[in-house]
RNA sequence: AAUCCCCAGGCGCCCAUGCCGAGGGAGCCGGGGAACCAACUGCGAAGAUCCGGGGUCGCACCCGGGUCGUCACGGGGUGAAUCCGAAAGGUAGGGCUGCUCCGGCCCGAACCCGACAGCUAACCCGGUAGGCGGCCAGAGUGCCAUG
Numbered sequence: 001a002a003u004c005c006c007c008a009g010g011c012g013c014c015c016a017u018g019c020c021g022a023g024g025g026a027g028c029c030g031g032g033g034a035a036c037c038a039a040c041u042g043c044g045a046a047g048a049u050c051c052g053g054g055g056u057c058g059c060a061c062c063c064g065g066g067u068c069g070u071c072a073c074g075g076g077g078u079g080a081a082u083c084c085g086a087a088a089g090g091u092a093g094g095g096c097u098g099c100u101c102c103g104g105c106c107c108g109a110a111c112c113c114g115a116c117a118g119c120u121a122a123c124c125c126g127g128u129a130g131g132c133g134g135c136c137a138g139a140g141u142g143c144c145a146u147g
Stems, first nucleotide, its partner, number of pairs: 003026004009020003027128006037118001044071002047068008074116001075113004083090002093107006
């Protein structure tokens, strides 16, 4: 950002209007990614395996390094959703609402990457959704009571 268009197919129907819709396109949004500029020596854990060194009679064991997959406490991303605090609570910030124009109320989450990400032309990748309320119509499940 949450839009528009095309369209396989499905639902529905006498037919049509209609509804859903994988996929594609446009627009929009986000991430990665040079030079210049900026910043600056920082690199986790356990496991498997290999190499080197030490050690042993030989193993075991110890130290260092490479590779592999796993993890998520380093770091990063989406987002308003950060920060302080042991917690309670507060708070940067985001939203709704009233008319007493400075008040009231709500949120202040969640998820992802995987040791890696400054900026960033070309280029590459992803998203284009979800929640809540009102009205209308329909279907199903469960429970309770009664018969």

A computed fold for a 147-nucleotide RNA from Microtetraspora fusca, annotated as c-di-AMP riboswitch aptamer (ydaO/yuaA leader). The sequence was found by an Rfam model in a public genome assembly. Model confidence (mean pLDDT): 76 of 100.